[in-house]
RNA sequence: GCCCGGGUGGUGUAGCCUGGGAACAUGCCGGCCUGUGGAGCCGGAGAUCCCGAGUUCAAAUCUCGGCCCGGGCC
Numbered sequence: 001g002c003c004c005g006g007g008u009g010g011u012g013u014a015g016c017c018u019g020g021g022a023a024c025a026u027g028c029c030g031g032c033c034u035g036u037g038g039a040g041c042c043g044g045a046g047a048u049c050c051c052g053a054g055u056u057c058a059a060a061u062c063u064c065g066g067c068c069c070g071g072g073c074c
Stems, first nucleotide, its partner, number of pairs: 001073007010026004020057001028044005050066005
């Protein structure tokens, strides 16, 4: 230099192909239960979806460029 995969709540991931309400687990906060509770149950907060541009009525999703991580080729 070229090719492939990845970047989404604190953490680990799904959602992307096929564009329209971002979900699950865990953690955190509150409540219930309980002899106590870190177990169980219920509720809540938490992500400008890596950055910029484009297409579109509408982009996490499609297109282009860039940055970072991992792998491969030379």
Overview: Transfer RNA from a Thermoprotei archaeon, 74 nucleotides, folded computationally. Its Rfam family is "tRNA". About the family: Transfer RNA (tRNA) molecules are approximately 80 nucleotides in length. Gene Ontology term of the family: triplet codon-amino acid adaptor activity. The family's RNA type in Rfam is transfer RNA. The source organism's lineage runs through Archaea, Thermoproteati, Thermoproteota and Thermoprotei.